[in-house]
This record gives sequence, C1' cells and structure tokens, in this order.
RNA sequence: GAAGUGGGGCACGCAAUCGCUUGUCGGUUUUCUGGCAAGAGGAAAGUCCGGGCUCCAGAGGGCAGAGCGGUCGGUAACGCCGACCGGCCGAGAGGCUAGGGAAAGUGCCACAGAAAACAAACCGCCUGCAAUCGAUUCGUCGAUGGCCGGUAAGGGUGAAAAGGUAGGGUAAGAGCCUACCAGAAUCGGAGGUGACUCCGAUUGCUUGGUAAACCCCGCUCGGAGCAAGAUCCAACAGAGAGUCGCUGGCUGGCGCAUGGUCUCGAUCAUGCGUUGGCAAGCCAAGCUGGCCCGGCUUGAUGUACUUUCGGGUAGAUCGCUUGAACCGGUCAGCAAUGGCUGGUCUAGACAAAUGAUUGCGCCAAGUCUGCUGUUACAAGCAGCUUGAGACAGGACCCGGCUUAUCGGCCCGCUUCGACU
RNA sequence: GGUUGAGUACGCAAACCGGAAAAGCGACUUGGUCGAGAGCCAAGUGAUUUUGCAGGUUCGACUCCUGUCUCAACCA
Repeated sequence: GAAGUGGGGCACGCAAUCGCUUGUCGGUUUUCUGGCAAGAGGAAAGUCCGGGCUCCAGAGGGCAGAGCGGUCGGUAACGCCGACCGGCCGAGAGGCUAGGGAAAGUGCCACAGAAAACAAACCGCCUGCAAUCGAUUCGUCGAUGGCCGGUAAGGGUGAAAAGGUAGGGUAAGAGCCUACCAGAAUCGGAGGUGACUCCGAUUGCUUGGUAAACCCCGCUCGGAGCAAGAUCCAACAGAGAGUCGCUGGCUGGCGCAUGGUCUCGAUCAUGCGUUGGCAAGCCAAGCUGGCCCGGCUUGAUGUACUUUCGGGUAGAUCGCUUGAACCGGUCAGCAAUGGCUGGUCUAGACAAAUGAUUGCGCCAAGUCUGCUGUUACAAGCAGCUUGAGACAGGACCCGGCUUAUCGGCCCGCUUCGACU
Repeated sequence: GGUUGAGUACGCAAACCGGAAAAGCGACUUGGUCGAGAGCCAAGUGAUUUUGCAGGUUCGACUCCUGUCUCAACCA
C1' cells in the first nucleotide's frame, strides 16, 4: 500500500428572523400577553420475546395447550448476552450452529434397484440331485439348460446398500479368523465446576437416515392489558320525597236564588256558587356567584318544577414519568455483568408540540483556475462550478432481538506485495 | 392493544399430511375458416436454477422451520 475480518462511536454545526408544546414568574383579568427555562431516537419503527405496574382469578396438585433444549455463568426476566465444549465452512483473522433422545414405540424414504431395514438372491460364484450330449485309461471328467440349497466377495441402482485394506480360511464365500486403520459399547485412570478432552484395557460389538414427522424425556408458563385501573361526575333513563299558596279588588262566561214586573220568556240589578282573564299586596322558590335592600322570573296536575339516592356514560383529573435512570471514578471478573462512591434531573402531548426561511461553515466530485512544490509526476493550499446531508419521529415505562439508514471517524487482527 | 389469513406467468388460479426443471382458464403468437375484422377451430409460446425476499432442515421444499417485507380481515 492492497484485499479482507471483528468491534466501538457520531448522526451536520453556528447565527438571525418568524412560529409550536409544557413549566414557572409577572401583567391583564377569563383566556390573552411578556420574560425565563426545558423540549425525540439509534433505531422512538416492527410488536417478535422478556419483565415492572394495574385489575381479575387463585389451598395444593394434575391434564390439556404453548414455548424452550450442549455446558457454566450474567440478569428482575428472557427465546437475550458472555465465556467455553462439540460439529460444519474458510489459506487465515474469523464466521455459522433449533446442538436432548433414532439400542422405547409408530410412520415415511418418490424414481431406480434383487433388496430401503427383526435384511434381501436379479446377474454372478459354489456344493448336491437327476437329465441330455461329448470324451474316457470305465474310476470318472467336461459342456448345456433345469431343480433343491449355500453365498454379500464381484456387477449394476440410488442421496443412502449393512465397517475399510491385506492375508489366512472355505465347495464358493463371509469378522468366520488374524494384523492394521476407523467407529461403538463397557470398565478403569488423568485433567476440567461442567459440556467434554486425553490415555489404557476388554468385547468382532459394526445396530441406515429422518424427531424444523408423530412421539418420548427434561425445564418454563394463571388470564388480561394504561382503551389496565382510580377519583369527581353533566345530560337522558330509573327509584324515593316535596311543591304547585293566601288576601281582597276590577272584569267576562255559565248555573242557581231574590227583586225591578202579573205568568212564561227576554232583559236589568243584587247576592251566592263555579270557571277564566287582568294588575296589586303578602308568602314561597329561584336568579341577580359573599350578605341585606332593591330588581327580575316562576307559582304549572304536567312529557311539570324542586330535591335526594344508587349506578356510573359523555367529559375532566389522576395513573404520567425519580427510573432494574443517566454521566464520571474506582474495585471484582477473561467477559457478559455486578459492588462501592461522587454528581445530574433530562419531553409528558391527547389527534397530538420540537418546525420553516435566509446566511456562513462542514463533506464529496471536477480533462476547471491560480500558487507552493517536483527533473517531470505526485502531493498540498486557495478559489470556482456542481452535487449530497440518510433512515425516521415519543404516546405507561424498562431490558433485548430484528429490520431501515447519506456520510464520515476510531481501534484490534489476518493474508499478500514493495521498501528499509 | 389483541387475534387471524394470504402472497405462484400479464390476469384468475390448482398442487400445500415433502418426491412432475409447477395443472388449468383467459390473455399472447402462428395457421385455417377468409379478400378483411370479430367469433370459432387447430397448434404453440410464456415460471428457465422458478412459487414475495433471505437463510436453514432434508437425499429432495410451492409444501416443513426461523427471520423479514407487503396486503387483507376481525375484536376491544
């Protein structure tokens, strides 16, 4: 220098102007205004896991269902994280790993192949039997196809075929036997907390794969969610209680009685009863948001008014942000993480605030321009032009995982090349 | 906040208790009827390491598993 690999961190900056949300101190006073302070993220996202918190249920246990699955540790907890073990990939740094059980049981393994699993005989090889043909030294021998058997060495099929190689052995073969190699089981020893690793002995033991097929084993899990839940409670509906009055005056209708007038009718007057209207006074209730006076309204038998009660809807308030919190130091630990200690307070909105504009700077590119520099390049500085600044936004709060993301920055390591 | 389903050619879709380089219909192309268009008839092409994407399990994946993206539906 190139290629690669692992980890950490940033998430445009400054200024001006105009705005937004909350808090606080004032001014005005009823929702306005002024000052000051604070105001999104590494993922606030997906809602995939785990917890806190709240309510409901609950003696204890089991079934079902769901999830997890090497070991040890971390943690409030986890399916997360760290270290380690085993396996696979890579030349290496390093990466991936759902990694319990297939010698409990059941299922599946297409096509091909003889056979796909308590193995099996298609071709081949071999013994035997009888037949035919040929040869014959008459003992038998050879060939052909057939039958009963033996055989997993060889062929071929497949992703996968029952340990591999060599020798012995056999009718031919075969862990049938022997040696070596690979593995398994059992036993013993050593190391490690452990997964596991190493060493030795014995047994010829060699038993397919699949559990991200059913299943078995072990472990974990009560249910619902801030629209949880709590408080104050309009309206409507429900249940209960109370009230709708008194005085006289004027005036209208109706009825009755008496009289003007002799009978009836009509009409007039007076009185009584009843039913309306009008205004006044008293009384009661309400309003006039301290109270009195004063003023105004109402006094209705109705779908009335007043009032009480329970539930709790709309609405409001709380829950709500001090928390497994953040920043620094130090100690323990390989690490994840934890202990101690000092400091800090850091959004709480409710259809939802943190934005917009302008200027300067930052970043990249350029067959651009100038200067420095060089033998010439390179390189550097200044200017000019162009371009880019992503992903995305709280909504009860935390711990993780996953996904999206312009462009830098820092650190460790590996391999290769060049120079000293 | 809770729950469920779907994604396969240009369009609609089958296969989903693992075993076909993925059925069918429409569309498309060519020929015939036909001189021309529609319709009809016949033949053919089109998924080309392929079932939204990435990875895994398995001898083998549209199918099983994990993650993720998009769309849709339901409940409070």

Predicted 3D model of RNase P RNA and transfer RNA as a complex of 496 nucleotides. It holds a member of the Rfam family "Bacterial RNase P class A". Rfam classes the family as a ribozyme.